């Protein structure tokens, strides 16, 4: 120095032939219980690393940048 792969909710992931972003855990209230914890119902919580282009319309496509891992030299 090339190269390839990942970046998404507090944490681990999922979604990807473009059209209003999901899950388990975790937190929040309420229910249940003599109690705790366990179970149940309901919620909250994200400018999908950054920054540009493309497009009516980008998490998804194109480039660049960071950043983590790997590989070659």
């Nucleotide at each position: 120095g090339c190269c390839a792969u990942u970046a998404u909710a507090g944490c681990u992931c999922a979604g990807g032939a473009g059209g209003u972003a999901g899950a388990g855990c975790a937190c929040u209230u309420c229910c249940u219980c003599g109690g705790u914890a366990a179970g149940g119902a309901a919620g909250a919580g994200g400018u999908c690393a950054u920054c540009a282009g493309u497009u009516c319309a980008a998490a998804u496509c194109u480039g660049a940048u960071u950043a983590a891992u790997g590989g070659c030299u």